[in-house]
């Protein structure tokens, strides 16, 4: 350099054939419970969906370019 996969909440990850509200578990905060703590239970907060541009009535999802991560491969030495 080329190819493939990936980038979504603090972490690990879902997200269907574009369809109008973006989710789960863990973690965090508050509550309930307990003599108290943990566990369990309830609620809440937390998102430029990697960046820019494009297509569309509508984009996390499709297209182009770029950035980053992982793997494979080629070349040079």
């Nucleotide at each position: 350099g080329g190819c493939u996969g990936g980038g979504u909440a603090g972490c690990u990850c879902a997200g269907c054939u574009g369809g109008u509200u973006a989710g789960a578990g863990c973690g965090g905060u508050g509550g309930a419970u307990u003599c108290a703590u943990a566990a369990c239970c309830c609620a809440c907060a937390g998102g430029u969906c990697g960046g820019c541009g494009g297509u569309u009535c509508a984009a996390g999802u499709c297209c182009g370019c770029c950035c980053c991560c992982a793997g494979c491969u080629a070349c040079c030495a």
Predicted 3D model of a 77-nucleotide RNA (transfer RNA) from Phenylobacterium sp. The coordinates come from a structure-prediction model, not an experiment, and the mean pLDDT is 82. Rfam family: tRNA. About the family: Transfer RNA (tRNA) molecules are approximately 80 nucleotides in length. Its family is annotated with triplet codon-amino acid adaptor activity in the Gene Ontology. The family's RNA type in Rfam is transfer RNA. NCBI's taxonomy places the organism under Bacteria, Pseudomonadota, Caulobacterales, Caulobacteraceae, Phenylobacterium.